[in-house]
Context: one part of a larger RNA
RNA sequence: UGACGGGGGCCCGCACAAGCGGUGGAGUAUGUGGUUUAAUUCGAUGCAACGCGAAGAACCUUACCAGGGCUUGACAUGUCCGGAACCUUACCGAGAGGUGAGGGUGCCUUCGGGAGCCGGAACACAGGUGGUGCAUGGCUGUCGUCAGCUCGUGACGUGAGAUGUUGGGUUAAGUCCCGCAACGAGCGCAACCCACGUUCUUAGUUGCCAGCAUUGAGUUGGGCACUCUAGGGAGACUGCCGGUGACAAACCGGAGGAAGGUGUGGAUGACGUCAAGUCAGCAUGCCCCUUACGUCCUGGGCUACACACGUACUACAAUGCUGUGGACAAAGGGCAGCCAGCCAGCGAUGGUGAGCUAAUCCCAGAAACCACGGCUCAGUUCAGAUUGCAGGCUGCAACUCGCCUGCAUGAAGGAGGAAUCGCUAGUAAUCGCAGGUCAGCAUACUGCGGUGAAUACGUUCCCGGGCGUUGUACA
Numbered sequence: 001u002g003a004c005g006g007g008g009g010c011c012c013g014c015a016c017a018a019g020c021g022g023u024g025g026a027g028u029a030u031g032u033g034g035u036u037u038a039a040u041u042c043g044a045u046g047c048a049a050c051g052c053g054a055a056g057a058a059c060c061u062u063a064c065c066a067g068g069g070c071u072u073g074a075c076a077u078g079u080c081c082g083g084a085a086c087c088u089u090a091c092c093g094a095g096a097g098g099u100g101a102g103g104g105u106g107c108c109u110u111c112g113g114g115a116g117c118c119g120g121a122a123c124a125c126a127g128g129u130g131g132u133g134c135a136u137g138g139c140u141g142u143c144g145u146c147a148g149c150u151c152g153u154g155a156c157g158u159g160a161g162a163u164g165u166u167g168g169g170u171u172a173a174g175u176c177c178c179g180c181a182a183c184g185a186g187c188g189c190a191a192c193c194c195a196c197g198u199u200c201u202u203a204g205u206u207g208c209c210a211g212c213a214u215u216g217a218g219u220u221g222g223g224c225a226c227u228c229u230a231g232g233g234a235g236a237c238u239g240c241c242g243g244u245g246a247c248a249a250a251c252c253g254g255a256g257g258a259a260g261g262u263g264u265g266g267a268u269g270a271c272g273u274c275a276a277g278u279c280a281g282c283a284u285g286c287c288c289c290u291u292a293c294g295u296c297c298u299g300g301g302c303u304a305c306a307c308a309c310g311u312a313c314u315a316c317a318a319u320g321c322u323g324u325g326g327a328c329a330a331a332g333g334g335c336a337g338c339c340a341g342c343c344a345g346c347g348a349u350g351g352u353g354a355g356c357u358a359a360u361c362c363c364a365g366a367a368a369c370c371a372c373g374g375c376u377c378a379g380u381u382c383a384g385a386u387u388g389c390a391g392g393c394u395g396c397a398a399c400u401c402g403c404c405u406g407c408a409u410g411a412a413g414g415a416g417g418a419a420u421c422g423c424u425a426g427u428a429a430u431c432g433c434a435g436g437u438c439a440g441c442a443u444a445c446u447g448c449g450g451u452g453a454a455u456a457c458g459u460u461c462c463c464g465g466g467c468g469u470u471g472u473a474c475a
Base pairs, nucleotide, nucleotide: 001475002474003472004471005470007469009467010466011465012464013463015459016458019423020422021421022420023419026314027313028312029311030310031309032308033307034305035304042053043052064300065299066298067297068296069295070294073125077124078123079121080120081119082118083117086103087102088101089100090099091098092097107114108113127289128288130287131286132285136283137282138278139277140276141274143272148187149186150185151184152183153182154163156161167178168177169176193266194265195264196263198234199233200232201231202230203229204228207224208223209222212221213220237260240254241253242252243251244250316416320375321374322373323372324371325370326369332363333362334361337356338355341352342351343350344349382413387408388407389406390405391404392403393402429451430450431449432448433447434446435445
């Protein structure tokens, strides 16, 4: 100087407390451990691994296993030889591939040949998701959006170093003020960026409709006031008033205002820590394989199942379930696509077929909610697992191993021990919608809106962190 302390002081954070809802019990989905297996590919492992890499394993993917093949190779560059490329077709084979048959003669040309493609030969080489993340780059997680981390010059100390950065206030903040052997500066904080909330203006179609006419309908005429869309401005700064304070910084209250003291949310992550994670995104040193640790194919596996754990979904019901009718979104996506309408079907879906490269058409019925009827506390008109049968869709192909529909079946589950998680406001809870991935497959993920709470006395305690202080046989 740090680090540490079941030392003391000050201060923060859904850290506790106060509340609301969960997890832990059940069934299922999914990930992991373990076990099994020919293989169940690999990685991730306290917080910070475990619905994680994977924004989607039937084949492919695929890296694993079994079997069948190839060896200049599936892919790149170079040399030589031959052939246009390419198309059709027979046999063997699970396919990869192997053995044949036939057609075909293009482009440029200085007629020597050349470009491109295919086949063959030999060699340089290719190739490796093989190892090492403790050799690395890059990227990422975490402490933590915590308020810290440093430097120059000066002055102090023999020196390590200290001062500045400590102190008194204050702040979300090393934020600002005051003081001070310090004076300044840098990386962080804040602001600058994006979205939302108010308003003005420009513009008015595909959007809108106040008044006029018109219609089944903003449908049409008309209009651009309003809504909205999307460009540009304005607006918030402790600016104003009162009080407190040290005449300061600031704090408390008030006015005005759509918004008030960081308006709300996001993006943004200092010096560093964990030899944290990643050689399987990519790149890369070294080591290793080279008729195989490379490569092609078929089938299987990654989907196994005594069990253990994590994360979710659905429930256990009456603030509910069910039937009929009725209402209101936002944000997205669409041409190998979204698909209106009509017809068939109980339905999944099929047939037909208009519009739309989309503020125009479509996905698209939002659901919770409201009205009326039924159920009356029961393993039930709760719950829906499991299983049987019959179908539909995608796709060469749904046996291993997809999703959906109808009928039947109707398991556990009576609110979950110890323990444990999230959340402070348009939040929690609850309700649906969309998107990416994608042929098909979503209880996951990423977004979107609808309805919409309770509680916070307080900082003694638990956890994490910041500042200064103290002790130390630690570095």
Molecule: small-subunit ribosomal RNA, 3' major domain
Organism: uncultured organism